[in-house]
Context: one part of a larger RNA
RNA sequence: CUGGGCGUAAAGAGCGUGUAGGCGGAGGCGUGCGUCGGCGGUGAAAGCCACGGGCCCAACUCGUGGAGUGCCGCCGAGACGGCGCCCCUCCGAGGGCGGGAGAGGAAGGCGGAACUCCCGGUGGAGCAGUGAAAUGCGAUGAUCUCGGGAAGAACGCCAGUGGCGAAGGCGGCCUUCCAGCCCGUUCCUGACGCUGAGACGCGAAGGCACGGGGAGCGAACCGGAUCAGAUACCCGGGUAGUCCGUGCAGUAAACGAUGGACACUAGCCGUCGGCGGGGCACCUUCGGGAACCCGUCGGCGGCCGAGCCAACGCGUUAAGUGUCCCGCCUGGACAGUACGGCCGCAAGGCUGAAACCC
Numbered sequence: 001c002u003g004g005g006c007g008u009a010a011a012g013a014g015c016g017u018g019u020a021g022g023c024g025g026a027g028g029c030g031u032g033c034g035u036c037g038g039c040g041g042u043g044a045a046a047g048c049c050a051c052g053g054g055c056c057c058a059a060c061u062c063g064u065g066g067a068g069u070g071c072c073g074c075c076g077a078g079a080c081g082g083c084g085c086c087c088c089u090c091c092g093a094g095g096g097c098g099g100g101a102g103a104g105g106a107a108g109g110c111g112g113a114a115c116u117c118c119c120g121g122u123g124g125a126g127c128a129g130u131g132a133a134a135u136g137c138g139a140u141g142a143u144c145u146c147g148g149g150a151a152g153a154a155c156g157c158c159a160g161u162g163g164c165g166a167a168g169g170c171g172g173c174c175u176u177c178c179a180g181c182c183c184g185u186u187c188c189u190g191a192c193g194c195u196g197a198g199a200c201g202c203g204a205a206g207g208c209a210c211g212g213g214g215a216g217c218g219a220a221c222c223g224g225a226u227c228a229g230a231u232a233c234c235c236g237g238g239u240a241g242u243c244c245g246u247g248c249a250g251u252a253a254a255c256g257a258u259g260g261a262c263a264c265u266a267g268c269c270g271u272c273g274g275c276g277g278g279g280c281a282c283c284u285u286c287g288g289g290a291a292c293c294c295g296u297c298g299g300c301g302g303c304c305g306a307g308c309c310a311a312c313g314c315g316u317u318a319a320g321u322g323u324c325c326c327g328c329c330u331g332g333a334c335a336g337u338a339c340g341g342c343c344g345c346a347a348g349g350c351u352g353a354a355a356c357c358c
Stems, first nucleotide, its partner, number of pairs: 003330004007312002012326001014202004021195003025088001027086005033081002035077008048066007092192001093189003096185005104178007111155001116150006126137002163170002207248006216242002221237004259325006267303012282289002307314002331358002340351004
């Protein structure tokens, strides 16, 4: 420098924002840097190729001719790319205006059910637990039941094959603040775009630091069982933790095991959000509105076609057909280990081999 690949065989970074870089819509003019053509110079000798000669042949060697990626100069072309200038827009992208849906994020406040604990009433022997038991709780009155109180955590029904978010993830109600998305539009900017090495930010659970909190649950731990044993599964307890604030950590079957963007390529069904048209037996404040039907845009699902695939399967939400950019793979084991470096309070994370063996 290059081939083939990455749903399940090795391989898509957990996700985003974005720097450099790479790539980039329509028209016109210019330039002639890339690009293309012609001519010239250079491209030492040897070597290489062709022909011929010399050693018996060959190797070897001699002669003649040719080729020679490339570089330089001159002349020319002007399609495509670059560069400069002008210009276009319901085609990309962004914005304005008008609507819309949503567990999107942050903060503050509020609510009811349940569990537990405390106080009081009632009551009087069991309760709890299991396959069966036992440990445990209970005459200092438990369980059950009624009233009152405290505290923490999670929000039943609605709930969906549903919605939102870049991912992690998000679910009681109200308020405030912040962000994204969708639809309509006769409006504006005028290519402002795509991707993205580094970098920066976000990132479940568990873990760490300091402070708070602690109802329930519950690693560790202690008992009771079971068992040959039981450092388990079952039972009774129970600390960290789970919760909050601030900081750290930065991992995952972080999964659609499927990077992002754009374009193109049969259909059918369901569903969520919008818009247009139809609809009028139902509702109506008489303006209109709901069901339902048709069309259309955006999302979430199901089925199947062409095509693709090793098969399974994918199939307009592609794993089809193409273009651009990034990441990654290259037999198994050793090993995500060692060493080094960087990061971390630590736990550890990131980067990441080799010998030997097959």

The part of an RNA shown here (small-subunit ribosomal RNA, central domain) has 358 nucleotides and comes from a mine metagenome. Rfam family: Bacterial small subunit ribosomal RNA. The prediction has a mean pLDDT of 90.